[in-house]
Molecule: transfer RNA
Organism: Candidatus Jorgensenbacteria bacterium GW2011_GWB1_50_10
RNA sequence: GGGCAGGUGGCGAAACUGGAACACGCGCAGCGCUUAGGACGCUGUCCCGCAAGGGUUGAGGGUUCAAAUCCCUCCCUGCCCA
Numbered sequence: 001g002g003g004c005a006g007g008u009g010g011c012g013a014a015a016c017u018g019g020a021a022c023a024c025g026c027g028c029a030g031c032g033c034u035u036a037g038g039a040c041g042c043u044g045u046c047c048c049g050c051a052a053g054g055g056u057u058g059a060g061g062g063u064u065c066a067a068a069u070c071c072c073u074c075c076c077u078g079c080c081c082a
Stems, first nucleotide, its partner, number of pairs: 001081007010026003019065001027045006046055003058074005
């Protein structure tokens, strides 16, 4: 330099052909249980906002009524070729 795969909450990740994601699990916090702890159960857990609502899928553009998903440029990670 070329090719392929990938980048989504604190972490691992789901989202099937474009129809509105933060499902599920882990972790964390509070409460219950316990002499205490573990285990177990319940509730909460991205950001702004009193709320209604809005924002957020590596960054920036484009297409579309609608984009995590399609297109373009760039950044980062891994693998292969040279």